Annotation:
This is a predicted complex of two RNAs, RNase P RNA and transfer RNA, with 453 nucleotides together. Rfam match: Bacterial RNase P class A. Rfam describes the family as follows. Ribonuclease P (RNase P) is a ubiquitous endoribonuclease, found in archaea, bacteria and eukarya as well as chloroplasts and mitochondria. Its family is annotated with tRNA processing, dimeric ribonuclease P complex and ribonuclease P activity in the Gene Ontology. Model confidence (mean pLDDT): 76 of 100.
RNA sequence: UCAGAGGGUCGGACGGCCGCCUGAGCUCGCGAUGGGAAACCAAAGGAGCGGGGGAGGAAAGUCCGGGCUCCAUGGAAACACGGUGCCGGGUAACGCCCGGCGGGGGCGACCCCAGGGACAGUGCCACAGAAAGCAAACCGCCUGCGGCCUCGCAGGCAAGGGUGAAAGGGUGCGGUAAGAGCGCACCGCGCCGCUGGCGACAGGGGCGGCAUGGUAAACCCCACCGGGAGCAAGAUCGAAUAGGGAUGGCUUAUGGCCGGUUUCCGGGCCGCCAUCCGGGUAGAUUGCGCGAGGCGUCCGGCGACGGGCGUCCCAGAUGAAUGGCCGUCCAGGGAAGCGUGCUUCCCGGACAGAACCCGGCUUACAGACCGUCUGGCAUU
RNA sequence: GGGGCCGUAGCUCAGUUGGGAGAGCGCUAGAAUCGCACUCUAGAGGUCGUGGGUUCGACUCCCAUCGGCUCCA
Numbered sequence: 001u002c003a004g005a006g007g008g009u010c011g012g013a014c015g016g017c018c019g020c021c022u023g024a025g026c027u028c029g030c031g032a033u034g035g036g037a038a039a040c041c042a043a044a045g046g047a048g049c050g051g052g053g054g055a056g057g058a059a060a061g062u063c064c065g066g067g068c069u070c071c072a073u074g075g076a077a078a079c080a081c082g083g084u085g086c087c088g089g090g091u092a093a094c095g096c097c098c099g100g101c102g103g104g105g106g107c108g109a110c111c112c113c114a115g116g117g118a119c120a121g122u123g124c125c126a127c128a129g130a131a132a133g134c135a136a137a138c139c140g141c142c143u144g145c146g147g148c149c150u151c152g153c154a155g156g157c158a159a160g161g162g163u164g165a166a167a168g169g170g171u172g173c174g175g176u177a178a179g180a181g182c183g184c185a186c187c188g189c190g191c192c193g194c195u196g197g198c199g200a201c202a203g204g205g206g207c208g209g210c211a212u213g214g215u216a217a218a219c220c221c222c223a224c225c226g227g228g229a230g231c232a233a234g235a236u237c238g239a240a241u242a243g244g245g246a247u248g249g250c251u252u253a254u255g256g257c258c259g260g261u262u263u264c265c266g267g268g269c270c271g272c273c274a275u276c277c278g279g280g281u282a283g284a285u286u287g288c289g290c291g292a293g294g295c296g297u298c299c300g301g302c303g304a305c306g307g308g309c310g311u312c313c314c315a316g317a318u319g320a321a322u323g324g325c326c327g328u329c330c331a332g333g334g335a336a337g338c339g340u341g342c343u344u345c346c347c348g349g350a351c352a353g354a355a356c357c358c359g360g361c362u363u364a365c366a367g368a369c370c371g372u373c374u375g376g377c378a379u380u
Numbered sequence: 381g382g383g384g385c386c387g388u389a390g391c392u393c394a395g396u397u398g399g400g401a402g403a404g405c406g407c408u409a410g411a412a413u414c415g416c417a418c419u420c421u422a423g424a425g426g427u428c429g430u431g432g433g434u435u436c437g438a439c440u441c442c443c444a445u446c447g448g449c450u451c452c453a
Stems, first nucleotide, its partner, number of pairs: 001376005007370004012329007020054003025049004030045001034041002056351001060362002063360005068230004081226005086100005101115001102113004116221002121219002123215003138161002140157007169187006188210001189208004194203003234286004244277007255270004293312008330349001332347007381452007390405004399436001407423005429445005
């Protein structure tokens, strides 16, 4: 200097003016159907004053995990359903994170992997091909017989050709009529010990001549996890109207209604007014901002993270606040001028916005800054 | 806050044990007609919303994501 890999931080700055939301404080010639004999005291609310705080790294998607609240439930287990799936650790928990193992890609930094089980069982493998799971023989190779050179029959073979994503170990040597794990060496595979490691696993040894391909993001098996609903959860207060209950009074009932129908006997219910009570609706308040909290520092750990100390209090709206204007600067883009790196002018600030809270993941994002590492080229 | 469905040709839609991408209308060309329409014949036209994965092979299975519709409280 070029090309790249990976990590972290910020996400306009300062000033002036006007405005919005919010909790606490002070004041009041505001203020109840309140309290008090009165003077006066005064809740909620209102106004004013000065001062404090006021969106995010994703507040988003709602894909996971929790807190909290209610419902159900005697306890536990099982079935069903859903999810997760190498090993160890972190965490309140997780499908998240960290560190490893194995496999794959890249020259490399580094990146990617739903990565248990296919001798428990079932299903599927289109087309092509002789044959697709049980093994099989189209072309072919070899032997024998017939035939006599085009071939036919019987048998052996699976090396070669062909089909396919896949043809039942691979390469080489030997061997054979031709061949073949038929024999041997190496590699792969299976089984059994050994060594190292907490473990996934790695290394090495012996035996087996190879017998059972793929698919579980097909059903399934195994192990582990999960009760349901969600702040419109839930709690408190509580109008008007209608309806319910209790008590008292008035009134009537020689009435009406009620069994599938009729008669008889018996029973129940039905009105108005006053007072009181209780439930729920509208509505209001609460839940609702001290928390798995932020910042700094030290210690332990490779790390995720954990512990100690100090310090800070930091949004709570409910048609829903967090904004607007101006000036200067900082990035960025465009145009013009010339003295070619300066001047002038213009444009102009990403994605997006809390709504019970928190930990993750994923997605969107103009641009700026700071480390670390790899490869190439050049120079010393 | 919670649940479900859809996205395939210009339009409306089919497409399931995973293996051919299709239908109707529309479009283009030809025939027929004096000409047009109807009709007949032939043809073109597809990132299957997007990206990734599983598989020999994906519209189909899985994951993530984008857009739209709808239901409940």